[in-house]
Context: one part of a larger RNA
RNA sequence: UCCGGCGAGUUAUUCCAUGCGGCAAGGUUAAUUUCCUGAGGGAGAGAAGCCAAAGCGAAAGCGAGUCUGAAACGGGCGAAUAAGUCUCAUGGAAUAGACCCGAAGCGGUGUGAGCUAACCAUGGUCAGGAUGAAGCGUGGGUAAAACCACGUGGAGGUCCGAACGGUUGUGAGUUGAAAAUCGCUCCGAUGAACUGUGGUUAGGGGUGAAAGGCUUAUCAAACACUGUAAUAGCUGGUUCUCCUCGAAACAUCUAUAGGGAUGGUCUGACGUAGUAGCAAGUGGAGGUAGAGCACUCAAUGGGCUAGGGAGCUUACCAGCUUACCGAACCCAAUGAAACUCCGAAUGCCAUUUGUGUAAGCGUUGGAAUCAGACAGCGGGGGAUAAGCUUCGUUGUCGAAAGGGAAACAGCCCAGAUCGUCGAUUAAGGUCCCUAAAUACAGGCUAAGUGGUUAAGGAUGUGAGAACUCCUAGACAACCGGGAUGUUGGCUUAGAGGCAGCCACCAUUUAAAGAGUGCGUAACAGCUCACCGGUCAAGAGUUCUUGCGCCGAAAAUGAUCGGGGCUCAAGCCUGUUACCGAAGUCACGAGCAUAGAUUUCCUACGGGACAAUCUGUGCGGUAGAGGAGCAUUCCUUCUGGAUUGAAGCGGAACCGUAAGGAUCCGUGGACCGAAAGGAAGAGAUUAUGCCGGA
Numbered sequence: 001u002c003c004g005g006c007g008a009g010u011u012a013u014u015c016c017a018u019g020c021g022g023c024a025a026g027g028u029u030a031a032u033u034u035c036c037u038g039a040g041g042g043a044g045a046g047a048a049g050c051c052a053a054a055g056c057g058a059a060a061g062c063g064a065g066u067c068u069g070a071a072a073c074g075g076g077c078g079a080a081u082a083a084g085u086c087u088c089a090u091g092g093a094a095u096a097g098a099c100c101c102g103a104a105g106c107g108g109u110g111u112g113a114g115c116u117a118a119c120c121a122u123g124g125u126c127a128g129g130a131u132g133a134a135g136c137g138u139g140g141g142u143a144a145a146a147c148c149a150c151g152u153g154g155a156g157g158u159c160c161g162a163a164c165g166g167u168u169g170u171g172a173g174u175u176g177a178a179a180a181u182c183g184c185u186c187c188g189a190u191g192a193a194c195u196g197u198g199g200u201u202a203g204g205g206g207u208g209a210a211a212g213g214c215u216u217a218u219c220a221a222a223c224a225c226u227g228u229a230a231u232a233g234c235u236g237g238u239u240c241u242c243c244u245c246g247a248a249a250c251a252u253c254u255a256u257a258g259g260g261a262u263g264g265u266c267u268g269a270c271g272u273a274g275u276a277g278c279a280a281g282u283g284g285a286g287g288u289a290g291a292g293c294a295c296u297c298a299a300u301g302g303g304c305u306a307g308g309g310a311g312c313u314u315a316c317c318a319g320c321u322u323a324c325c326g327a328a329c330c331c332a333a334u335g336a337a338a339c340u341c342c343g344a345a346u347g348c349c350a351u352u353u354g355u356g357u358a359a360g361c362g363u364u365g366g367a368a369u370c371a372g373a374c375a376g377c378g379g380g381g382g383a384u385a386a387g388c389u390u391c392g393u394u395g396u397c398g399a400a401a402g403g404g405a406a407a408c409a410g411c412c413c414a415g416a417u418c419g420u421c422g423a424u425u426a427a428g429g430u431c432c433c434u435a436a437a438u439a440c441a442g443g444c445u446a447a448g449u450g451g452u453u454a455a456g457g458a459u460g461u462g463a464g465a466a467c468u469c470c471u472a473g474a475c476a477a478c479c480g481g482g483a484u485g486u487u488g489g490c491u492u493a494g495a496g497g498c499a500g501c502c503a504c505c506a507u508u509u510a511a512a513g514a515g516u517g518c519g520u521a522a523c524a525g526c527u528c529a530c531c532g533g534u535c536a537a538g539a540g541u542u543c544u545u546g547c548g549c550c551g552a553a554a555a556u557g558a559u560c561g562g563g564g565c566u567c568a569a570g571c572c573u574g575u576u577a578c579c580g581a582a583g584u585c586a587c588g589a590g591c592a593u594a595g596a597u598u599u600c601c602u603a604c605g606g607g608a609c610a611a612u613c614u615g616u617g618c619g620g621u622a623g624a625g626g627a628g629c630a631u632u633c634c635u636u637c638u639g640g641a642u643u644g645a646a647g648c649g650g651a652a653c654c655g656u657a658a659g660g661a662u663c664c665g666u667g668g669a670c671c672g673a674a675a676g677g678a679a680g681a682g683a684u685u686a687u688g689c690c691g692g693a
Base pairs, nucleotide, nucleotide: 001693002692003691004690005689006688011096012095013094014093015092016091017090018089019088021086022085023084026051027050028049032045033044034043035042036041055062056061065077066076067075068074099237100236102234106227107226108225109224110223111222117201118200119199120198121197122196123195124194125193126191128160129159130158131156135152136151137150138149139148140147164188165187166186169184170183171182172181203219205215206214207213240628241627242626243625244624245623250263251262252261253260254259264369265368266366267365268364269363270362271361272360275359277355278354279353280352281351282350283349284348290342291340292339296336297335298334300332301331302330303329307325308324309322310321311320312319372397373396374395375394376393377392378391379390380389381388402413403412404411417589418588419587420586422585423584424583428579429578430577431563432562433561437576439575440574441573442572443571444570450565456550457549460547461546462545463544464543465542466541467540468539469538477534478533479532480531481530483507484506485505488502489501490500513528517526518525590618591617592616593615594614595613596612597611598610599608600607601606629682631679632678633677634676635675636674638672639671640670647666648665649664650663651662653660654659
């Protein structure tokens, strides 16, 4: 991992609701007990009690009323408007293990020191080598000592190193040879050494040269059994089918935030209303968008002018001036979520009319939901960041398949009951991959732009507009001129158009700057402005706009989905046709629901298996409701079976499904149908349990 089997809403009591049934102003027995029995049970007795039939008051109490109160014109709760009760079933609640499995833990009683920790008692072990303390002896030495030398001696948590004990580093091993080992290396090795045997200390206890270490492969509280099915707002799992409807991820409260309660939204039942919704009209409330500056706050320029500064004047008082600052006021022009003299559109409320087959409302049973996601629009937070966060509103996903967007929950189109080798459309498309136009008309683009982005940049190119020059000859090019006072003055070594400063005149002219640039040490030289000639018809500048260009760098190989595309297969405008979905239509079928007709039954109130017709509907998670299938057993009734039951294998049959027949084979003794009843009543999933492969 697979196969087979097992494996999860049960039972008891009480309560609520609904349904079938009994009796009914009543309903019903409990314990107990009598009889019968096929021993499972059945039929009686038993009114104690409970619920209902009357309420109100704290109560005494009164009573269709009562309480409050001195009293009600009152007010509260009741009556008048009146059906209950008992069994059973189903759904739900409470209490119990309460759908099943799952803790870490807490308590109780015991078992452990044959491992290990410490201690007690009694034993044992430590090759060999090295070093050479004290003391002692002899000699020297001293007044005597001290002291020195040699010898002797054999101390030491001394040294080297086996046994023994340990385990530093590293390699191997890591489903191991081994649930801690093996190889090499390393540490201690007469000591706080190692070790045998016997003994002592026990679980909030021991022991610990202390690491929360060790206490039998178990230790921040051992192990065994037990309270025990501890508790688990948490995770996982929870078993057949079809049909109808179908959510929520919000609000408030919460020692609450991944839980719950109430409301909201869903569903079933009963009841009820031209109800909800929509359209038009009418009447309202409001301070948003926008706008505005009348208030408040902020803020720009000018005017005018208190006050201040500065200067002048002055014995003081005062005075004058001011390219300074400047409240208030005036003029002009502004900004505002917490400004408003104003002020929409939508939306909201009410009402009238119309429309409106149920979408509304009320009562009640049952839920689920309380982590939402993205997108558009309007805001806040953030950085006018985020697949960010938080509100409002709409949509989709969630719970939605189908077509488009290459692929792509949340985008676009569109909501799948089933069938059809029918039709027609939506979004989006129509050269090939690939269904449909190599369609039509008119433009644009040359960048493969299309098929990535900005500030910024550019004689790209199309369209439009304005201005200027121009046959009295423009623009460009070519030929020629481009002079004189003068080397202007100053400055300077020099400054001669051309380092710098000042001025920038005048003359001759067709024209020519006291000079546009290059150049020289300074001159010189080249050139420009400006003028003439040649030539011959357009030239130049600016603005608006369409489509393009540059700006443009990323890590394995590129690319628009690919091929490929250029009067397009790109972009813009217009037109016609076609393709294109589970949309729509057509035909057929099923189911649900409403109505009608027929039929049947009837306690005549009505009801129903059914048939036909018409209308409407049938995506769906959580969830609510309905109808069924299968399994085991029981009751009643009725059948099958050695001429072959169940079970098992096979097959082209029937049913919308769960499923059900029939035949053949195998098998060798039991098994069904119908109507009811009761459940150990359905498994691809729980790191499920057991067995097998």